[in-house]
The RNA shown here (c-di-GMP-I riboswitch aptamer) has 96 nucleotides and comes from Anaerolinea thermophila. It matches the Rfam family "c-di-GMP-I riboswitch aptamer". Rfam's curators write: GEMM was predicted in a large-scale screen for bacterial structured RNA regulatory elements. It was read from a public genome assembly, where an Rfam model found it.

RNA sequence: ACCUCCGAAACGCAAAAUCAGGGAAACCUGAUGACGCAAAGUUAUGGGUCUAAAGUUACAGUAAAAAAAUGUAACCAUGACAGCCAAACUACCGAA
Numbered sequence: 001a002c003c004u005c006c007g008a009a010a011c012g013c014a015a016a017a018u019c020a021g022g023g024a025a026a027c028c029u030g031a032u033g034a035c036g037c038a039a040a041g042u043u044a045u046g047g048g049u050c051u052a053a054a055g056u057u058a059c060a061g062u063a064a065a066a067a068a069a070u071g072u073a074a075c076c077a078u079g080a081c082a083g084c085c086a087a088a089c090u091a092c093c094g095a096a
Base pairs, nucleotide, nucleotide: 006094007093012037013036017032018031019030020029021028022027035083041089042088043087045086046085047084048081049080050079055075056074057073058072059071060070
């Protein structure tokens, strides 16, 4: 010097909550704030989890009947989560 492990110091990121904005929602962005993190950097590739606008089906009421609209329920990502796990790529500092 390089690789792996590790994380004392220094550096870095930033949970919950609050405020403002976006979104149907999950959630995201910014500010404040630190629960934590040795990749809590990036990537939805494989699982998993979350949401259900639109769509489909059923039912309900109005209605002479049907249709339509409305309401409820179920199903369903094309939506989301990388600080759920795995995988891929990249990587700062250096005490023991």